Small-subunit ribosomal RNA from a Candidatus Peribacteria bacterium, 1478 nucleotides, folded computationally. It matches the Rfam family "Bacterial small subunit ribosomal RNA". The organism belongs to Candidatus Peribacteria, within Bacteria.
RNA sequence: AAAUCUUCUUUUUCGAAGAGUUUGAUCCUGGCUCAGAGUGAACGCUAGCGGCGCGCCUAACACAUGCAAGUUGAGUGCCUUUAAAAGCACAGCAAACGGCUGCGUAACACGUUGGAAUCUGCCCCGAACUCAGGGAUAACCCUCCGAAAGGAGGAGUAAUACCGGAUGCCCUCGCAAGAGGAAAGAUUUAUCGGUUCGGGAGGAGCCUGCGGCCUAUCAGCUAGUUGGUGAGGUAAUGGCUCACCAAGGCAAUGACGGGUAGCUGGUCUGAGAGGACGACCAGCCAGAAUGGAACUGCGACACGGUCCAUACUCCUACGGGAGGCAGCAGUGAGGAAUCUUCCGCAAUGGACGAAAGUCUGACGGAGCGACGCCGCGUGGUGGAUGAAGGCCUUAACUGGUCGUAAACACCUGUUCUGAGGGACGAAAUUUUUGACGGUACCUCAGGAGAAAGUAUCGGCAAACCCUGUGCCAGCAGCCGCGGUAAUACAGGGGAUACAAGCGUUACUCGGAAUCACUGGGCGUAAAGCGUCUGUAGGUUCUUUUGUAAGUCUGUGGUAAAAGUCCGGGGCUCAACCCCGGGAGCGUCAUGGAAACUACAAGAGUUGAGCAGUGGAGAGGCAUCUGGAAUGCCGCAUGUAGGAGUAAAAUCCGUAGAUAUGCGGUAGAACGCCAAAAGCGAAGGCAGGAUGCUAGCCACUUGCUGACACUGAGAGACGAAAGCGUGGGGAGCGAAGGGGAUUAGAUACCCCCGUAGUCCACGCCCUAAACGAUGCGAGCUCGAUGUGGGAGGUUCUCAAUUGCCUUCCGUGUCUUAGCUAACGCGGUAAGCUCGCCGCCUGGGAAGUACGGUCGCAAGACUAAAACUCAAAGGAAUAGACGGGGACCCACACAAGCGGUGGAGCAUGGGGUUUAAUUCGAUAAUAAGCGAAGAACCUCACCUAGGCUUGACAUCUCGGGAAGUUUCCAGAAACGGAGACGUGCCGCAAGGAACCCGAAGACAGGCGCUGCACGGUUGUCGUCAGCUCGUGCCUUGAGGUGUACUGUUAAGUCAGCGAACGAGCGCAACCCUCAUCCUAUGUUGUAUUUUCAUGGGAGACUGCCGCCUCCAAGGCGGAGGAAGGUGGGGAUGACGUCAAAUCAGCGUGGCCCUUAUGCCUAGGGCAACACCCGUGCUACAAUGGCCGGUACAAACCGUUGCAAACCCGCGAGGGGGAGCCAAUCGGAAAAAGCCGGUCUCAGUUCGGAUUGAAGUCUGCAACUCGACUUCAUGAAGUUGGAAUCGCUAGUAACCGUAAAUCAGCUACGUUACGGUGAAUAUGUUCCUGGGUCUUGUACUCACCGCCCGUCAAGUCAUGAAAGGUAGAAGCACCUGAAGGACCUUUACUCGCAAGAGGGGGUACCACGGUGAAGCUACUGAUUGGGACUAAGUCGUAACAAGGUAUGUGUAGGAGAACCUGCGCAUGGAAUAUCUCCUUA
Repeated sequence: AAAUCUUCUUUUUCGAAGAGUUUGAUCCUGGCUCAGAGUGAACGCUAGCGGCGCGCCUAACACAUGCAAGUUGAGUGCCUUUAAAAGCACAGCAAACGGCUGCGUAACACGUUGGAAUCUGCCCCGAACUCAGGGAUAACCCUCCGAAAGGAGGAGUAAUACCGGAUGCCCUCGCAAGAGGAAAGAUUUAUCGGUUCGGGAGGAGCCUGCGGCCUAUCAGCUAGUUGGUGAGGUAAUGGCUCACCAAGGCAAUGACGGGUAGCUGGUCUGAGAGGACGACCAGCCAGAAUGGAACUGCGACACGGUCCAUACUCCUACGGGAGGCAGCAGUGAGGAAUCUUCCGCAAUGGACGAAAGUCUGACGGAGCGACGCCGCGUGGUGGAUGAAGGCCUUAACUGGUCGUAAACACCUGUUCUGAGGGACGAAAUUUUUGACGGUACCUCAGGAGAAAGUAUCGGCAAACCCUGUGCCAGCAGCCGCGGUAAUACAGGGGAUACAAGCGUUACUCGGAAUCACUGGGCGUAAAGCGUCUGUAGGUUCUUUUGUAAGUCUGUGGUAAAAGUCCGGGGCUCAACCCCGGGAGCGUCAUGGAAACUACAAGAGUUGAGCAGUGGAGAGGCAUCUGGAAUGCCGCAUGUAGGAGUAAAAUCCGUAGAUAUGCGGUAGAACGCCAAAAGCGAAGGCAGGAUGCUAGCCACUUGCUGACACUGAGAGACGAAAGCGUGGGGAGCGAAGGGGAUUAGAUACCCCCGUAGUCCACGCCCUAAACGAUGCGAGCUCGAUGUGGGAGGUUCUCAAUUGCCUUCCGUGUCUUAGCUAACGCGGUAAGCUCGCCGCCUGGGAAGUACGGUCGCAAGACUAAAACUCAAAGGAAUAGACGGGGACCCACACAAGCGGUGGAGCAUGGGGUUUAAUUCGAUAAUAAGCGAAGAACCUCACCUAGGCUUGACAUCUCGGGAAGUUUCCAGAAACGGAGACGUGCCGCAAGGAACCCGAAGACAGGCGCUGCACGGUUGUCGUCAGCUCGUGCCUUGAGGUGUACUGUUAAGUCAGCGAACGAGCGCAACCCUCAUCCUAUGUUGUAUUUUCAUGGGAGACUGCCGCCUCCAAGGCGGAGGAAGGUGGGGAUGACGUCAAAUCAGCGUGGCCCUUAUGCCUAGGGCAACACCCGUGCUACAAUGGCCGGUACAAACCGUUGCAAACCCGCGAGGGGGAGCCAAUCGGAAAAAGCCGGUCUCAGUUCGGAUUGAAGUCUGCAACUCGACUUCAUGAAGUUGGAAUCGCUAGUAACCGUAAAUCAGCUACGUUACGGUGAAUAUGUUCCUGGGUCUUGUACUCACCGCCCGUCAAGUCAUGAAAGGUAGAAGCACCUGAAGGACCUUUACUCGCAAGAGGGGGUACCACGGUGAAGCUACUGAUUGGGACUAAGUCGUAACAAGGUAUGUGUAGGAGAACCUGCGCAUGGAAUAUCUCCUUA
């Protein structure tokens, strides 16, 4: 000085972060996962140096070898010598320290606090003493035994070894007297020893309060057990041991049992509180191959001592012996995994010694290992031809990037290499002494030289492109990537992060408020016991006094050191180390305070209770009793049906039913009253009467005086179903039988029907036992019903009624507040308090095992393995519903005409084929692409050919181009000739065209419409789809756009938290209808037609009525036209990965002597069959013949073609006119008039076939159209089903055009002519719109989804048994050992006695038995979970097509069905009631 505390100002520091994932989207609940820090780590890739640390977590498994505890000659004997030294033995001290490990231990083992009944070698202090003797014995020597280890005998010797005697400061015993008790010397002058006693220091033993794991699927445990008396034992207290006595002791505050575990200082993490851990270092404990035991000693029941038992290993001469690395190294084994058989006692410390010194695998050091922390380096500065090269990119070698990076130049020398020098650590002390180590460090020289990787790059989460692959290979922490354009796999380039390391794995804490003390919840998400009574416990009214246990506070002790924190210091810094300080929960002692809690003693009354006066009620139990209905029985009347259903049938009935009347009988349930009502703790309770009985409410405030609240265990009650025994049995009715329905129908519907339903007694004890809301208390706006009281008031004589106030119940709406929202809201889910119960992701599972209860069914208690990344709540937008309301549409209905039957045409499917090219496939493909397939087209097939190509550009060479003849060939192609030489020009050449050569490239109707552009269909010309601002909601989102009226319309109006706007609607555009006007040839008229322009006109404008005054509707007038006048064009946001790569364009992929190109022929035209679209018909409203009338629009020079002639005709000849209001196609047809046919397969119908022709075209065989003659099929109006159309429409009739040489056209598109019927209406079918409702759907009902069965995989329960283990009990055995008893013979001793022998009790290992426990295993068996495309059904979600669920019982392939009771977490509808709103 700082850390710490208080106050003020200022400043600084420390200090708490979330994200991904359930959904179409949202909010919430809730789990899973990630980012951080850490490690005694391991693995993968990589690796330059140094410092400091750390290094068997597994087998307390087994250990070869060496070392780890000795020392003392100043205690002694011997031996040996010239001397020294060494050695053996006695003796002393040490060996109980140090070192290692964590098995056991849940315990006074540890931590912390306090204590009394103790011991203590060496060390320190003090007091006293150290006298005089004795007999042995080891070694040595001799003899002997043994393989060895070792042992026996004899002779003989010393001591600080041993023994007794003396003395007794003092000690012990004793009241005292008294009794008992010690020693050792060495050496040579000063010490070291020895003995006794007292004290100290340090050490050790013992007791004790408190503290720290899991399990109740362990609930009762205990005989030395608990206590006492006495004795023994110990250093010492004590059942520590024994005898006797008593019967205690412990336990829900968890005993006993089981599992796990050394404890602590501390370490890691965390903001903290906590959580996890207990390596290294330090303290304590425990252990030394396993088990037991004592000896010695101050200290051990002793790691490197002894004895015994056991297992194992080794030696052996088979007789017997030896051993214990959890010391340091090291070996094997185990394992993912953990080091050198190193140096030294120089330092520190220890043992012995007087000392020198010896010993010391303690320790000091070195070695190995990136195992960790810390530090340093791998170069620095300049350097742009932005080199080469890689990668990416572009139409284009264009651009970008690696990248100042490199090269190159200069510089430096940390590290490195070599050389030279060279420590501190060593010291109190004079000398000596350094393993590390020639190390650290210093100086010089050399030389950029020798030194960078790892992981990642879809989001979380910093970092992106290319290629390959093609749901494959693979990745992945979670979500998830990969099925031909993968930033997610693999490689490359680039980038990001960290760096001598980087990733992965494992584990801990954090995030996780996800066990919530700080700091959570329970109406619907997981979660309130079915309800009450009540024990322990918890909590508890006002006031006074006292105490001081809790509480607060002062002081003192303790809280080891190390560590953490602060300030300094030392290694160059840091890590690391050192010094000083701070903090320290806690705990002990002591003093103080007295508000609160507690305790003690009083007082009180408001909580609670009692008494009194009244009151309501389906409260309970028992007994008695009533009528209606139903069934049955009897009698009577009476006759053919009844019953039942959507419709039927089974069933009953002529043996007389049903129906009707009378009488009888049986059981069960109680109509109206009746209500959201009442009562009860809940379950629940309903005809009437009586008896017994419980609770509740109001009023009065008289009495008690906190007597209260809650309530773990415990006890009582507890719907329905079910069980037992005995009754009863009318109706209903699981099971069962039959009839229907159905693909099936173990169901729904119908006919029967047994248990049961009812009663008594006894069990069961569960429900959606629900308000899905525990009980109690207090506080906190209003409105309005209703049940039970009390008071006041009105009127009064009284009663009733009304009104007001108040208490208790029971409902609805609502403020504040709460809630995720829905909702709750004085009957709280609001604000608080007390107590109890319960929850912690989904599934497995309320299951297994165990236990308790039960007659059984089963109930209560209650897991795990495994598996998933969700499961869930509320609300939102859609979509859907065999939900509802409203509205619209040729949607239905009312009509007209068709299709489906026939023949033909045409398109499609299928089949066939060398090919029958391709596409389009519900609506929205199929007379569609195709508005023209004989060749061509053409894409297909066969055959013959070409390879820079039929076509484009570039380079080079040659030649004009071109025309034409002949040969071969199917042609393409090939060969041989002839003619021809052009244009521009500065005379080099150039432009167009052709031929040849080489390569870049061309070419592809090859693939992908699920890579695209563009275009199109459909919903749908339906009325919708959105936006800005504002408002509401936490939010998705809503509002606007809803409601009412109206409309064709989200059209308009009114109202409204909306106000406006956009895309759609409408209008604007074209056309037709009327009129005016201008112009007018080729047109025609002149009562104004026609054509081309321009304009007018129609707006609900006018009138009346209706509607809210509106919007608008209805009717009328006028008008050519009336309410969008008719028609067209016009198609919102979007849906269908709808259609098209074959119209075109285009990304990517593929082919390149072929998937390109040329040619000939064939095919697209096939033909058992099926479907679509049409034409012609079946006839008399008609066919045929003759005559005759009236259009519009369109087209025509490669053309339309008239007149006229020829031909029966198609057509031929001909060629006037016309580039078109001029000429032509061109005749319109149905119609009208007249005739004929007379109901028939026909004078209907025209297919098919034969013959003869015409036309187009190189060419009509496959495969054209047309003509003439002949032939004359099916078909007599069409089953189920289905299509179009609402007015100039349908229907019928003809005309024209595009394409086109011709034509398959009966198609398509346009044009006019004739010209109807019907619509009461919206119940139903289809489609659509709006609102609302339910939803488990959102790929959106063509949705979702359940269970059996079958297959595979995984974990698990049961199981006859089997194996192993741990612990206890009983009995047997009884090593060593100490204790006790005994001893004739043996040994020692003078003796006492000791040894030795024998015995007793205790006792380890071992053995036996019975019963349980734990783990593993087990033929077989049970369910469970999971697994793209298996089987059967369709149970649930919508009213899910029988509402669903629930408890229980029965049944059934399965989901499930049925009975009984209950719930709404049921839709729709109706009624009743209450509330809100003017």